[in-house]
Predicted 3D model of a 102-nucleotide RNA (TPP riboswitch aptamer (THI element)) from Corynebacterium humireducens. RNAcentral holds the sequence, with entries from Ribocentre. Its Rfam family is "TPP riboswitch aptamer (THI element)". Its family is annotated with thiamine pyrophosphate binding in the Gene Ontology. Model confidence (mean pLDDT): 77 of 100.
RNA sequence: UCACGUGACACGGGGUGCUGCCCCUGAAGAGGGCAGCUGAGAACACACCCGUCGAACCUGAUCCAGUUAAUGCUGGCGAAGGGAAUGUCCACGAGGCGCUAC
Numbered sequence: 001u002c003a004c005g006u007g008a009c010a011c012g013g014g015g016u017g018c019u020g021c022c023c024c025u026g027a028a029g030a031g032g033g034c035a036g037c038u039g040a041g042a043a044c045a046c047a048c049c050c051g052u053c054g055a056a057c058c059u060g061a062u063c064c065a066g067u068u069a070a071u072g073c074u075g076g077c078g079a080a081g082g083g084a085a086u087g088u089c090c091a092c093g094a095g096g097c098g099c100u101a102c
Stems, first nucleotide, its partner, number of pairs: 001096002004093003007089004011051004017037007057082003063076004
């Protein structure tokens, strides 16, 4: 000095489902409470995940197959379309190149 990786900070993007019981109601739905399932996360957050080397997430999709009490629960669809179009660091790591000294 150059790019890389990790980390921190800043900025930006994203999801929040399914089931049971109870409350509420004439009944149901919506809403609220508790518990259970998967998951990093199942809402209100100072969390979690992702930021183009982009499978975070959305669309297709009220899709297909399997599984489950049920559900993007698993696989397919599928590297198919879209998707945040990034900065700083007198933090750490391991390198390339150049220069200087021995």